Predicted 3D model of a 73-nucleotide RNA (transfer RNA) from a Vulcanimicrobiaceae bacterium.
RNA sequence: GCCGGCGUAGCUCAGGGGCUAGAGCGUCGAUCUUGUAAGUCGAGGGCCGUGAGUUCAAAUCUCACCGCCGGCU
Numbered sequence: 001g002c003c004g005g006c007g008u009a010g011c012u013c014a015g016g017g018g019c020u021a022g023a024g025c026g027u028c029g030a031u032c033u034u035g036u037a038a039g040u041c042g043a044g045g046g047c048c049g050u051g052a053g054u055u056c057a058a059a060u061c062u063c064a065c066c067g068c069c070g071g072c073u
Stems, first nucleotide, its partner, number of pairs: 001072007010025004018056001027043005049065005
């Protein structure tokens, strides 16, 4: 330099155009316990890497750029 994959919550990941984004773990609170852990209930946390385009409507489709990973030379 060329090609491909990925980027969504603190972490691991779903969601592949329309319910103004969910799960598990973790965090916080309550409950339970003599106390801790486990269990149960609840809460908080993201405008989806950045910018533009298409569309009535974009996390989702297209383009550019950035970052990470892999392959080729």
Annotation:
Its Rfam family is "tRNA". Gene Ontology term of the family: triplet codon-amino acid adaptor activity. Lineage of the source: Bacteria > Vulcanimicrobiota > Vulcanimicrobiia > Vulcanimicrobiales > Vulcanimicrobiaceae. Its mean pLDDT, the model's own confidence on a scale to 100, is 82.